[in-house]
RNA sequence: AGAGUUUGAUCCCGGCUCAGGAUAAACGCUGGCGGCGUGCUUAAUGCAUGCAAGUCGAACGGUUUGAUAUUGAAAGCUUGCUUUUGAUGUCAGAUAGUGGCAAACGGGUGAGUAGCGCGUAAGUAACCUACCCUUAAGUAAGGAAUAACACCGAGAAAUCGAUGCUAAUACCACAUGUGAUGCUGAAGGUAAUGCUUUAGCAUUAAAGCCUUUGGGUGCUUGGGGAUGGGCUUGCGUCCGAUUAGCUAGUUGGUGAGGUAAUGGCCUACCAAGGCAAAGAUCGGUAGCUGGUCUGAGAGGAUGGUCAGCCACACUGGGACUGCGACACGGCCCAGACUCCUACGGGAGGCAGCAGCGAGGAAUAUUGUGCAAUGGGCAAAAGCCUGACACAGCGACGCCGCGUGGGGGAUGAAGGCCUUCGGGUUGUAAACCCCUUUUCUCAGGGAAGAAUAAUGACGGUACCUGGGGAAUAAGCCAUGGCUAACUACGUGCCAGCAGCAGCGGUAAACGUGGGUGGCAAGCGUUAUCCGGAUUUAUUGGGUGUAAAGAGGGCGCAGGCGGCUUUUCAAGUCAGACGUAAAAUCUCCCGGCUUAACCUGGAGGGAUCGUUUGAUACUGAGAGGCUUGAGGGCAAUAGGGGGAGGUAGAACUUCCGGUGUAGUGGUGAAAUGCGUAGAUAUCGGAAGGAAUUCCAGUGGCGAAGGCGACCUCCUGGAUUGUUUCUGACGCUUAAGCCCGAAGGCGUGGGGAGCGAACAGGAUUAGAUACCCUGGUAGUCCACGCAGUAAACGAUGGAUACUAGGUAUAGGGAGUAUCGACCCUUCCUGUGCCGUAGCUAACGCGUUAAGUAUCCCGCCUGGGAAGUACGGCCGCAAGGCUAAAACUCAAAGGAAUUGACGGGGGCCCGCACAAGCAGCGGAGCGUGUGGUUUAAUUCGAUUCAAAGCGAAGAACCUUACCAAGGCUUGACAUGGAUGAAGUAGUGAACCGAAAGGGGAACGACCUGUAAAGUCAGGAGCUUCACAGGUGCUGCAUGGCUGUCGUCAGCUCGUGCCGUGGGGUGUUUGGUUAAGUCCUGCAACGAGCGCAACCCCUGUUGCCAGUUGUAUUCUCUGGCGAGACUGCCUCGCAAAACGGGGAGGAAGGUAGGGAUGACGUCAAGUCAGUAUGGCCCUUAUGCCUUGGGCUACACACACGCUACAAUGGGUGGUACAAUGGGUAGCAAGAGAGCAAUCUGGAGCUAAUCCUUAAAGCCAUCCUAAGUUCGGAUUGCAGGCUGAAACUCGCCUGCAUGAAGGUGGAGUUGCUAGUAACCGCAGGUCAGCACACUGCGGUGAAUACGUUCUCGGGCCUUGUACACACCGCCCGUCACGUCAUGAAAGUUGGCAACACCUGAAGUCAAUGGGCUAACCUUAUUUAUUGAGGAGGCAGUUGCCUAAGGUGGGUUAAUGAUUGGGACGAAGUCGUAACAAGGUA
Repeated sequence: AGAGUUUGAUCCCGGCUCAGGAUAAACGCUGGCGGCGUGCUUAAUGCAUGCAAGUCGAACGGUUUGAUAUUGAAAGCUUGCUUUUGAUGUCAGAUAGUGGCAAACGGGUGAGUAGCGCGUAAGUAACCUACCCUUAAGUAAGGAAUAACACCGAGAAAUCGAUGCUAAUACCACAUGUGAUGCUGAAGGUAAUGCUUUAGCAUUAAAGCCUUUGGGUGCUUGGGGAUGGGCUUGCGUCCGAUUAGCUAGUUGGUGAGGUAAUGGCCUACCAAGGCAAAGAUCGGUAGCUGGUCUGAGAGGAUGGUCAGCCACACUGGGACUGCGACACGGCCCAGACUCCUACGGGAGGCAGCAGCGAGGAAUAUUGUGCAAUGGGCAAAAGCCUGACACAGCGACGCCGCGUGGGGGAUGAAGGCCUUCGGGUUGUAAACCCCUUUUCUCAGGGAAGAAUAAUGACGGUACCUGGGGAAUAAGCCAUGGCUAACUACGUGCCAGCAGCAGCGGUAAACGUGGGUGGCAAGCGUUAUCCGGAUUUAUUGGGUGUAAAGAGGGCGCAGGCGGCUUUUCAAGUCAGACGUAAAAUCUCCCGGCUUAACCUGGAGGGAUCGUUUGAUACUGAGAGGCUUGAGGGCAAUAGGGGGAGGUAGAACUUCCGGUGUAGUGGUGAAAUGCGUAGAUAUCGGAAGGAAUUCCAGUGGCGAAGGCGACCUCCUGGAUUGUUUCUGACGCUUAAGCCCGAAGGCGUGGGGAGCGAACAGGAUUAGAUACCCUGGUAGUCCACGCAGUAAACGAUGGAUACUAGGUAUAGGGAGUAUCGACCCUUCCUGUGCCGUAGCUAACGCGUUAAGUAUCCCGCCUGGGAAGUACGGCCGCAAGGCUAAAACUCAAAGGAAUUGACGGGGGCCCGCACAAGCAGCGGAGCGUGUGGUUUAAUUCGAUUCAAAGCGAAGAACCUUACCAAGGCUUGACAUGGAUGAAGUAGUGAACCGAAAGGGGAACGACCUGUAAAGUCAGGAGCUUCACAGGUGCUGCAUGGCUGUCGUCAGCUCGUGCCGUGGGGUGUUUGGUUAAGUCCUGCAACGAGCGCAACCCCUGUUGCCAGUUGUAUUCUCUGGCGAGACUGCCUCGCAAAACGGGGAGGAAGGUAGGGAUGACGUCAAGUCAGUAUGGCCCUUAUGCCUUGGGCUACACACACGCUACAAUGGGUGGUACAAUGGGUAGCAAGAGAGCAAUCUGGAGCUAAUCCUUAAAGCCAUCCUAAGUUCGGAUUGCAGGCUGAAACUCGCCUGCAUGAAGGUGGAGUUGCUAGUAACCGCAGGUCAGCACACUGCGGUGAAUACGUUCUCGGGCCUUGUACACACCGCCCGUCACGUCAUGAAAGUUGGCAACACCUGAAGUCAAUGGGCUAACCUUAUUUAUUGAGGAGGCAGUUGCCUAAGGUGGGUUAAUGAUUGGGACGAAGUCGUAACAAGGUA
C1' cells in the first nucleotide's frame, strides 16, 4: 500500500465482500511447564449456611472467676491443722447493661439519571466541618431520674407491661463570661450587602478519669490552620421535528417562614412575565470522566479490570440520631415475595466474601491469614477487619521456555503418486555420539520483619547432587483474492461457500498422501475501528450516473467596495496558574529474560488570570464614488389588464338551381340522401381562432404572449462624471404567481372531442382506422398547485483567444441624403483556443478560473409507498420511513449481432422463358406403427436413391435356440515332458460342438552330456476380445455459410481505455480488382495467376489401321496482352464501339474453399482419453429379421399418347471394361438362354447405340395409349431363390385423359429429349459416376421475395431477435399496512380515598427536675413554663375510576418481495411494428 465482484470487452459512478488490529468473549479440535494479569456482559432475578463492625472496665453501677489480707460459722479429727461456707478490703482477669467513639469509611452494583449528573475553569462578601495541629480563656457549686438488678404478670414466639432499688464523662438547673451571638451607635475599608475596629445593653459553658503525685488525659467557650464537604456560575456533554410551541410557583418583586448557607426552597400579596428553530417541550437511549481500541492524522467506536465523581441498596414514601445520612449489613409506614406460628401474631432483605437455584453461548473456592499495607476503637497491651495479603479453579489474555542437539544414504521398510524408468515422504527414521531446559528422586533453603517477639504464602522461589531422550504437537488451509497439488470416491446428489462462485463422470464436495501457515495453541462465530476520500473540516458531489426547489418577492441569518482614525471582541505572542494519580513516550533500575513493577524526565485543552501587538475581520466616528439607486434626453417590443372593431373559414337555418348518390378507407361498412342529400347560388344567425407578415426574430421572473384600434399599467436598453453616497448579494421560514387536465356556481357552445354508441380489423381488439358524440375546450368569479414546469445546467460578482450571423441603440467616417465601412454597449444563435470532463460534450450566454449565499444527493428494489401531521369540496397534494430482499442497479463510449431503419451493390434471388415436381401406378429412402427382432447412425437449408460402389446364407452389428471359456486373433512368463504333442474311427447333434477307440512323434544351433539356448505343439498365469457408453473429453476427416470477398498483422499516429486508423472517401471491377484522395506506410492469408481438360495451329514421334498427306494418339511449342484504332471520364483505373483473329476482354469447364461460425456430422471406417462387461455386453453355429404395413413425407422411373404407338428397312458415336474374364462366327430355342469356342492380358479380339431417316398400320378411343397386378410355363446365378433375386414367353390389362395450394432446375452446346459404358457384383440398378447424339426459348429490368457484401443509424440484444422483457391470474413461503376488538407496559393529568412522618393547630388527657404560691414542712397541694400521648389540618407514598400514549395479538382484507420449464396476452427495447 491494496484486491475481488456489474460488461463480449472498456472507462466511470456506485454498493457489497476480503486481507490488518482489537476483545471481560463463546464454540469446535487439541493441550507440557512457569510468571504476570483477568473471570455473571444475561435476571438491579430469588436466596439455604457461615463470615463481612466493632471497641473502650483508664466514663458507670452491678455480676462473676482466681489470688491474697482481716474476720465469722460449720464439719473432720492426727487440737492446730485440713476442708466447706459467709462478711469486709486489696490485686489480677472476664463482661450482659448504662455511657462514649465508630458504624455516613472501607466493600458492592450501574437500575435510575440527558441533569450543574459528569468534565473543565471559576465564585462563595451566601456556608458547614467530629476526630487532628496551633493559640486564648476556663473547668466553680447543686439537683432529679433511669437501665442493669430483684420480684410479679402477659405471650407459642418475637417481645412487652407493672412495682421497687442504684451509678456515671447519661440528664437538668444555677454561678462566672476570656469570648461568641443579637440590638443600638461611631470610625475605617470594599466594586459590593452579613468586612474590620470600637462603645453600651441583653443572651449564652463545662466532666471527669488515671497517676510513680511530677503530671497525663479528657471536657467547655472562642480565634487560626489543615482536611472533608454544601451551594452558585461560564463552557463542553447521544438520537429523533413523522415531538413546535412549553410554562400558574410558572418568571420577577415585597413581607414572613425555613436552612449551615443563597434561592419560589416554602407561604401571603402584587406584577405578567420566563423558555424556544443556536431546537424549548416531548419521546427514545445511556451512569460521566481519566482512559481503552483503532486510525498517518482529523476522527470513529467504547467506558470491563485500576483511579476520580455520581446514583442506588427488595419496590415506593418518610423522618429520627448525628459534625456528617434522609443511612447496603439502623428505624417507621405501604406494597410484592419468602419463612416461622399454638392462627392470636411475628421474622427477613448477599447490587459485601464464599456458596446455591434460575436465566444463559458463557464466567471461579461455602479456601488460608491478619505476617505485610490500610482502617475502627482504646492511654496502652490489644481486639475487630471476606478491605487487604495470599493460595485454589479456567490456555480467558499477555509474556517466556520446552517437546532434544550433532553425525547418519542402502537414499531401508511402509505410505502415496507414476509416463513403470522412477519420484516423493527424506537425514526424516533406524543406528552411533552428546546434552538435561523440562521431569523425577534426595539434600540444603530464603528475602519479604520496621523487631524484644510475630511469615498465611511455604519446605514456596532458589541452590546442589543422582537418574534417564527420557514426560511433552497440534490446528487450519491448499481454484482466485491468498502462501501451499496430486490420487481416489461421489455425479446439480451428498455437500462447500467471506465474495464472485463450485457440484449434471477428469470437482472448489469427502478421504488419503504431499505441501503451506501458525504453534500450546489453531480455527470458527460475534462485536468495534481500519481499509471506506462510502457523510468528504482535513477530504466528495449535483447537464446525461443519486442530486438545482416550476418561478419570483423577501424578514431573520450568512457574506460584503475604496479610504482616515479610535478601541482591542476575534486573531497572534509572552508570563503565571491549572489540566489528580495511574495510563502514553523517552531514559535508568528490579524480578535469569520478557510480560510485569519502581524511579526520573517529557507531552497534553477549544481552560483561566495577566501583559503586550494591531496587518486582517469586527465595533465606534468621519470621508469617497467605481457597486446600487435616482434625474434628464431618446428607443424597441405578440410584456400585462379593460373596452371596442374587422375579414376569411366553418357549422346551422331560410330560399333558388339540380338529381342520385354522397361520405369514408389499405379495402370496406356504419352514417347522410328521392320526405331531394352531396354539389352550386343568394340571404341570415352563432361561437371559437386570428392565414400571409413569421425569422434558432421580439417581450416577460417563470408559466407564457401573435388580427386591428383606444385607455390604464410593469419592466428593459442606449446616451449623459447631473444627484444620493455602500443604500449591496443571497435567502431557511413566510407570502405571491404558476401550462394542461380537474372541481364548484352561473353563462356559452361553431369546430374539435375523453367517456359512450355503432362500423371495421383481428384468434380476440374493452385499441390503432371510420361514422357519430357527452363532459370539456370559451367567458365571469372561486378552488386546485402539479408537468420531460427542460438548457434535465440555482442566483450574484470578477477574470480568461478569436471568428461569424442576427435584433435594439449610440459614436466615428462617408454622403445632398439613404446605404457601405470602423467601433462601443445590451440581447439571441452557431463554430472554436486554452482549460475542464468518465466520456459525450461545455467553451465570455462555461460544464473554465475564483469568491459569497441557498436548495439537494449518499447502492438497487420495497417507495415517492405505509403510518402520522398539514392543506384541499373532492380528486388529490406536501412532508416521508421500516421490515424484507438482491449483488448488483446505473452513466458514457466500443466491437458485433439484429431492425416490419436508411443508402449502394451482387446472385437463376425475383422478373422473362423452357422442362418439371405436387394428382396416378411402380421403385427407393425416411417417419410412424407393428414385431422375438424389424441392428445402428444421419433430422431445416446443410437427414430422407444419405453411410450402403448393390441385406437370399455370408455381410450382420439385431432376435430365438444350441454351444465354448486363455477363448476366433496377438505378446510375454512359467511348468512339465513318452503312450505326451499330433492324427482322430464309432456314437449324439440342425450345425457348431461333444466324444474318445486306435495309431503315434519332431526341428535348428551348441555340445562330453536331452547340457544349454531357441522353435513348433500342449497346459497354466498375465491377458485377449467388445459395432458396449460418451462426437458435449478428443485426433483426423467432412458438410455449411461460400468460390461469398473478405480476414488480419508490423511500425507509426489518435484515444485514459475497449478500440480506431490502415480496410473509410470518389470512381471502377467478377473480386479489399485497380486507380485516385487521405496519418498513414507496408505486409500476410484469401481474389486473380501459376496446374489439368476442351477449342486453333506448328514441329517431332507413333502402332495392332491398306493408307508417306489427312484423321487419330502422345510429347514439345505458338497464340489473347485491352496489344491496336476511336469515344467517354479532371486524370487514371476502367467502360462503350471497331479492326484483325480459331478464340476478345476471366475464351469455356475442372481442380483449388481465407480468418472463422454451427459444442454441425462421425467413438459404426480407422485412431484415442475416461467409464463399463469378462463362463459374457466376448466367440462359434442353425434358423429368422434388417424386405413387416392402416398411414404421412422425400427423391426418382413409367405414363396419360398422333411432335405418338406398333411393324419392317436403314444411318451416325464417345467414354470405358475384359483371363476364376470378355467372348465372335456357327447351331438349338418364339424368347430368356443353351451348345460350342475363333480371338483377346487388348488403338489389334469382344461389346447390335438410340432418338433420327424411309415405308406402312393405328385415327382420338381408357384406344394397337398405358403398363401395374395376377395366373401358368420356362431360363440364369448360386450349397440354397419359401420368407427374399433377376430375366423370358403366353395370358391378364389396374390407376391414369397433363395434375390444388405450393414448389424445383436451368442463361448455350446450356435446358429438354435420346441412348451407351463403368464401378459395386456369384446373381440382382428406375440409383450413382461418366460418355456421346439431337438441340431450344428468354433476360424489359432490380419495385418486390430469399440469401449475401459494404457504409450509415437506433438498441434495454452479447446464449446476440428462435434475443430481451411487462402485467393480471393460479400455487407456496416470508415480512409488512388496515381492521370489530382483546391483552399488557408507561408516564404524568383529572377526580375519590389516603398509611407513616415533619410542621401547625387544639383541650375536661398524662407529666420527676425549673419558677411562683399555699400552708398542716410533707414521699404535700395548686398554678405556670416545658415535655408526652390523643384529636384535627396542610402536604403525601400506595390504591381506585376515567381518559392519554405505546407495544403485542386479531376473523378478514390491501399491496409487496421471493420462488420450478404454470395460465393469458405481447406493453417496452429497432420507426418494437400506433415513436
Small-subunit ribosomal RNA from a metagenome, 1475 nucleotides, folded computationally.